This is a predicted structure of a 71-nucleotide RNA (transfer RNA) from a Planctomycetota bacterium. NCBI's taxonomy places the organism under Bacteria, Pseudomonadati, Planctomycetota. Model confidence (mean pLDDT): 82 of 100.
């Protein structure tokens, strides 16, 4: 140059176009003499721009970073 993939929470992931969730983490609580362990509550996110649609993390155009094939 070109072709692909990947980009969602502090990490590591999910989510057939219809309420963005889990696990670790983090903070309060409850339990214990104390710590940890359990357990309960709470914390935070769609990579940037435009479009499509009643409705987009999911489809489209465009762009950024990242991995990788080709050269």
């Nucleotide at each position: 140059a070109u072709c692909g993939g990947u980009a969602u929470a502090g990490c590591u992931c999910a989510a057939a176009g219809g309420u963005a969730g889990a696990g670790c983490g983090g903070g309060c609580g409850u339990c214990u003499g104390u710590u940890a362990a359990a357990c309960g509550c709470c914390u935070g996110a769609u990579c940037c721009u435009g479009g499509u649609u009643c409705g987009a993390g999911u489809c489209c155009c465009g762009g950024u970073a990242c991995c990788g094939g080709u050269g």

Record summary:
It matches the Rfam family "tRNA". Its family is annotated with triplet codon-amino acid adaptor activity in the Gene Ontology. By type it is a transfer RNA.